Description: This is a predicted structure of a 72-nucleotide RNA (transfer RNA) from a Candidatus Nealsonbacteria bacterium. It was read from a public genome assembly. The coordinates come from a structure-prediction model, not an experiment, and the mean pLDDT is 82. It matches the Rfam family "tRNA". By type it is a transfer RNA.
[in-house]
RNA sequence: UCUGGCGUAGCUCAAUGGUAGAGCAAGCGACUGUUAAUCGCUAGGUUGUAGGUUCGAGUCCUACCGCCAGAG
Numbered sequence: 001u002c003u004g005g006c007g008u009a010g011c012u013c014a015a016u017g018g019u020a021g022a023g024c025a026a027g028c029g030a031c032u033g034u035u036a037a038u039c040g041c042u043a044g045g046u047u048g049u050a051g052g053u054u055c056g057a058g059u060c061c062u063a064c065c066g067c068c069a070g071a072g
Base pairs, nucleotide, nucleotide: 001071002070003069004068005067006066007065010024011023012022013021018055026042027041028040029039030038048064049063050062051061052060
C1' cells in the first nucleotide's frame, strides 16, 4: 500500500428495512439465624464518526477512524 472481517449496555453477544434485546455484572427487594445460592424487580444505549438511499436504517450504499487476519 491492497484485500477481507469486525465495531450495539460495564463485559460477552443477539436483533427479517418496521417498539434496540438476552446472559453476566450493578442497584433494590423476597427467601434465612447470617452469608452464599436461588427467585423477582429496576436502572443502564449518540448501535465507532460523518454523509447518502428509504415513508422508515443497528441492518443497504459511500468516505473516514479503530481493531483483527491475509497479501505484497